[in-house]
Context: one part of a larger RNA
Molecule: small-subunit ribosomal RNA, 5' domain
Organism: soil metagenome
RNA sequence: GGACGAACGCUGGCGGCGUGCCUAACACAUGCAAGUCGAACGGGACCGGGGGCAACUCCGGUUCAGUGGCGGACGGGUGCGUAACACGUGAGGAACAUAUCUUUCGGCGGGGGAUAGCCGGCCCAACGGCCGGGUAAUACCGCGUACGACCUUUCGGGGACAUCCCCGGUUGGUGAAAGCAGCAAUGCACCGAAAGAGUGCCUCGCGGCCUAUCAGCUAGUUGGUGGGGUAACGGCUCACCAAGGCAACGACGGGUAGCUGGUCUGAGAGGAUGGCCAGCCACAUUGGGACUGAGAGACGGCCCAGACUCCUACGGGAGGCAGCAGUGGGGAAUCUUGCGCAAUGGUCGAGAGACUGACGCAGCGACGCCGCGUGUGGGAGGACGCCCUUCGGGGUGUAAACCACUGUUGCCCGGGACGAAUCCUGGAUUAGCUCCAGGUUGACGGUACCGGGUGAGGAAGCACCGGCUAACUCCGUGCCAGCAGCCGCGGUAAUACGGAGGGUGCGAGCGUUGUCC
Numbered sequence: 001g002g003a004c005g006a007a008c009g010c011u012g013g014c015g016g017c018g019u020g021c022c023u024a025a026c027a028c029a030u031g032c033a034a035g036u037c038g039a040a041c042g043g044g045a046c047c048g049g050g051g052g053c054a055a056c057u058c059c060g061g062u063u064c065a066g067u068g069g070c071g072g073a074c075g076g077g078u079g080c081g082u083a084a085c086a087c088g089u090g091a092g093g094a095a096c097a098u099a100u101c102u103u104u105c106g107g108c109g110g111g112g113g114a115u116a117g118c119c120g121g122c123c124c125a126a127c128g129g130c131c132g133g134g135u136a137a138u139a140c141c142g143c144g145u146a147c148g149a150c151c152u153u154u155c156g157g158g159g160a161c162a163u164c165c166c167c168g169g170u171u172g173g174u175g176a177a178a179g180c181a182g183c184a185a186u187g188c189a190c191c192g193a194a195a196g197a198g199u200g201c202c203u204c205g206c207g208g209c210c211u212a213u214c215a216g217c218u219a220g221u222u223g224g225u226g227g228g229g230u231a232a233c234g235g236c237u238c239a240c241c242a243a244g245g246c247a248a249c250g251a252c253g254g255g256u257a258g259c260u261g262g263u264c265u266g267a268g269a270g271g272a273u274g275g276c277c278a279g280c281c282a283c284a285u286u287g288g289g290a291c292u293g294a295g296a297g298a299c300g301g302c303c304c305a306g307a308c309u310c311c312u313a314c315g316g317g318a319g320g321c322a323g324c325a326g327u328g329g330g331g332a333a334u335c336u337u338g339c340g341c342a343a344u345g346g347u348c349g350a351g352a353g354a355c356u357g358a359c360g361c362a363g364c365g366a367c368g369c370c371g372c373g374u375g376u377g378g379g380a381g382g383a384c385g386c387c388c389u390u391c392g393g394g395g396u397g398u399a400a401a402c403c404a405c406u407g408u409u410g411c412c413c414g415g416g417a418c419g420a421a422u423c424c425u426g427g428a429u430u431a432g433c434u435c436c437a438g439g440u441u442g443a444c445g446g447u448a449c450c451g452g453g454u455g456a457g458g459a460a461g462c463a464c465c466g467g468c469u470a471a472c473u474c475c476g477u478g479c480c481a482g483c484a485g486c487c488g489c490g491g492u493a494a495u496a497c498g499g500a501g502g503g504u505g506c507g508a509g510c511g512u513u514g515u516c517c
Stems, first nucleotide, its partner, number of pairs: 001517004006513005013372006019365002021330001026328003030325003035070003040067002043064009077283003087207007096200003101196007109143001111141002118133006149174003154169006179188003209255003216246003221243008258280004262273004285306005308319004336362001338361003344358001345356004375405004385396004409458001410454006419444001423439006461506005466487003472501005482489002
C1' cells in the first nucleotide's frame, strides 16, 4: 500500500447492487417449511338437479377421513467427523443396477378370498388398543397363455482345446397384467422385454497440511483355492493353505483440517485463504440397527439404548430448528416471529389446479462496493467576532452579509409501467399439435419512471500538523498530568501533553484494533 462475512470510537443526507452467528454441531416457546390425485376405490356429511304419491333411487358438485398410486432419497441447512480414492484431474474398467423420460417389439384371457374406512360392543387420563359384523379397488392371491427374458437338456458351428466362452437350433421349467375417461374414433394408464439418454458402481496414476521429542507397523494382515454374500468386482465375509504385505522417496502413531472452481496479495515466482455463488463429500440430539423402495442405511420415516425437555389420572405417553422467521445463552460481533406463489423451478394431477420459508420481493444494519447531494455566479484593499502581533498591522477571507440564479435531492400534486408466458371462451380444418381474436392473472407497487409546484430551503464530519509524513503559532501545565507505530516528548518560553486560532489529508465517512499478502 492492498484486502476483510469484521469489531470498536466519533459522526451520519439519499439511491442502486451485494452482503450479514466467523463464537455454543449449545438448548429451544410459537407459527410455517411436502404434499398431491375423485379420470384407481368404497363410504360419511352437505348442496343442486331428475324420477317417484311416498319409502326411496339416479346423476352432478363440495368437503372429511380412509384404502390405493406417485412424491416425501429432490429442493433447503450445517462443517461435527474425515489426511481418505473424501476431493481435484487424467486414464480406464466390466463384473453390474436403473422408477420416471425417449424409441421399438409383444401382451392385456379368466377367476378368487380378504381388509381399512364404516357399524356394534368394550378398555383407556392421554397416546391409543381389543373383539365381532360387513364392503370396494389400478390393493392382494391362485389359474391359463409366453414374442422376448432367465435357468436347464441336448445337437451343430466358431474361439480355445483341460475346464470355459460366443452363435444358431432343441427338451423341460420359472415368470405378466388393471383398468379408467369418452357417444364414438380414441386417449391416459398397466404387464413382459430390448435399446438410448441420464444417474449410479469399480480400479489405477498424479496433485495438495504439520510432526522423527512417533521407527518400526500388520493375523483378515498379503496372496491362493473353495463356499457365502452383493445389482456387481473384491478378504466384502467365512473355512483351509502358503508367509507374505508396508516402511527413511517417512510406514505406523500424534496434531490440525471438509476438498475444489475460486478469493486476497504479489511484477512474477510464490504466500495466505476456501465466507457469499457453483461442483463434490460428510452429517441431521448422541450411539447402534434394519425396514420400505428404482433409489436411503432416510434432517421435518421406523425400532432400540443414552442424555435432556414436556404431559400424566403415576399405569404410561410425547419431543428433536446444522429448514424460514424468532427466543434464551455464549460472544467484540451478525437481521423481520414480513408479503406472495405474479415470475423461475420442483412434486402430484388428463387438466383446471393444489402445495412449495425453494424462489421472487419487501424490512433492518454506512457491513462492503458504486453513484449523487449538502448549492451556482457575483460580492471589500476586506464588516463583526475570534486568533496572532514587532501595536504599524496580519490571519480567518469572497468566507459571511448582500445581489442575481439553479432545482439534483427532499417535500407536495398528477400520470404511471416492463417484468405476462399461461389460463378461459370463440374461431381457423380435424381428436390432438398449431395459429388468430376477445377476455383474464402482479407479491414487489401507486414502486421505478415521467410531468408540474415549492423553495437555498432539510443534509459535514473525522483524523492529523517533532522526524519518518502533507500541515505552526499562542495559552495552560511543569519528568506532574499526559502522549507514543519507531526514534522519542514533558524537570518554567513544549510546533511532540491539554485547549484555542490557523493549517493539512480524506470525506458520508474518518480514525483505531485484529488478521492475511